[in-house]
A computed fold for a 363-nucleotide RNA from an Actinomycetota bacterium, annotated as Bacterial RNase P class A.
The prediction has a mean pLDDT of 76.
Taxonomically the source falls in Actinomycetota (Bacteria, Bacillati).
The gene name in the source record is rnpB.
RNA sequence: UGAGUCGAUCGGGUGACCGCGAUCGGAUCUUCGGAUUCGACCGAGGAAAGUCGGGACUCCACAGAACAGAGUGCUGGCGGGAGCCAGGUGGGGGCGACCUCACGGACAGUGCAACAGAGAGAAACCGCCGAUGGCCAGGCAACUGGCUCAGGUAAGGGUGAAACGGUGCGGUAAGAGCGCACCAGUGUCGAAGGUGACUUCGUCAGCUCGGCCAACCCCACUCGGAGCAAGAUCGAGCAGAGAACAUGAGUGGUUCGCUCGCUCCGGUAUCCGGAGCAAUUCUCGGGUAGAUCGCACAGAUGGAUGGUCACCCGGUCAGGGCAACCUGGCCGACAGAAUCCCGCUUAUAGAUCGACUCACCGU
Numbered sequence: 001u002g003a004g005u006c007g008a009u010c011g012g013g014u015g016a017c018c019g020c021g022a023u024c025g026g027a028u029c030u031u032c033g034g035a036u037u038c039g040a041c042c043g044a045g046g047a048a049a050g051u052c053g054g055g056a057c058u059c060c061a062c063a064g065a066a067c068a069g070a071g072u073g074c075u076g077g078c079g080g081g082a083g084c085c086a087g088g089u090g091g092g093g094g095c096g097a098c099c100u101c102a103c104g105g106a107c108a109g110u111g112c113a114a115c116a117g118a119g120a121g122a123a124a125c126c127g128c129c130g131a132u133g134g135c136c137a138g139g140c141a142a143c144u145g146g147c148u149c150a151g152g153u154a155a156g157g158g159u160g161a162a163a164c165g166g167u168g169c170g171g172u173a174a175g176a177g178c179g180c181a182c183c184a185g186u187g188u189c190g191a192a193g194g195u196g197a198c199u200u201c202g203u204c205a206g207c208u209c210g211g212c213c214a215a216c217c218c219c220a221c222u223c224g225g226a227g228c229a230a231g232a233u234c235g236a237g238c239a240g241a242g243a244a245c246a247u248g249a250g251u252g253g254u255u256c257g258c259u260c261g262c263u264c265c266g267g268u269a270u271c272c273g274g275a276g277c278a279a280u281u282c283u284c285g286g287g288u289a290g291a292u293c294g295c296a297c298a299g300a301u302g303g304a305u306g307g308u309c310a311c312c313c314g315g316u317c318a319g320g321g322c323a324a325c326c327u328g329g330c331c332g333a334c335a336g337a338a339u340c341c342c343g344c345u346u347a348u349a350g351a352u353c354g355a356c357u358c359a360c361c362g363u
Base pairs, nucleotide, nucleotide: 001359002358003357004356005355006354007353008352009351010350012312013311014310015309016308017307018306020043021042023040024039025038026037027036028035029034045334049345050344052343053342054341055340056339057227058226059225060224069223070222071221072220073219074087075086076085077084078083088103089102090101091100092099093098104218105217109216110215111212112211125157126156127153128152129151132150133149134147135146136145137144138143165183166182167181168180169179170178184208185207186205187204189202190201191200192199193198231293232292233291234290240284241283242282243281244280248260249259250258251257252256261277262276263275264274265273266272267271313332314331315330316329317328318327319326320325
């Protein structure tokens, strides 16, 4: 200098003008609910997003325990079953810094393994052997030869993702951890390091009877439900319950009339005339519409937080200039609170800082 890895931060700035919303104060108007206007001050994010996991808060349910169901599953720490930090073991990628995936139990039991293959759990298809037993032949006999019938054999072939440790020597009828040496693994015991998972070393045991638990299952631990449209207070109207005041009746007909009755007024009057006989009001509990609270140093009962211009900043392009640089154009992402907090996930142009890696060059 270039290319990267990891972590962290920022994610345009200042000013002017116009506009929107909340709060406070003033003025004017008002149907007293508020409206208009002026001023002060405040007004999105690292993710406000997805609503995935916790918590606060609220309501419902609840004697305790167990079952069922769900979740989590290496170790230590933090409030933790989920997140974060540090570490462990194993697999994969990168030259590297580093990234990424997985994590209890397959000696509790049951189950599964397509195709191929004889066989997918303790296997005999081909092959090898046939010592032993059997049969045949030879031999006086010991025995020899043959068959491969019983049988032995996991060394070789073949199938498969996977076939019961690997190499070598011995051994054997042929073989085999059958024996031995070395290697790999597993386990016992011991020592050292570590809080621990675990690591290293030694020792002993031929122990090497495989895989899948994102199959059922077993083990350990955890777990009531709904969510601010939670919920609380007030509460029209309608309906319900109760009480008070008061009560015209009949008839034809349907906005009315007739008859009788009652009350009041006027006329001395039993008679006459006139008017009226109408309607409600209160209380109660539950509670709808609605209002307020919940609700915030942004904040709403359909949702304000925006725009223009100038200068600066960063990037890029064009022109000019030997160069420093100058002029002009374009671009500055993802996105938009709705009870709050923490975490996770997802989106994000660009800029800055720190640690580290690789390559090249110079000293």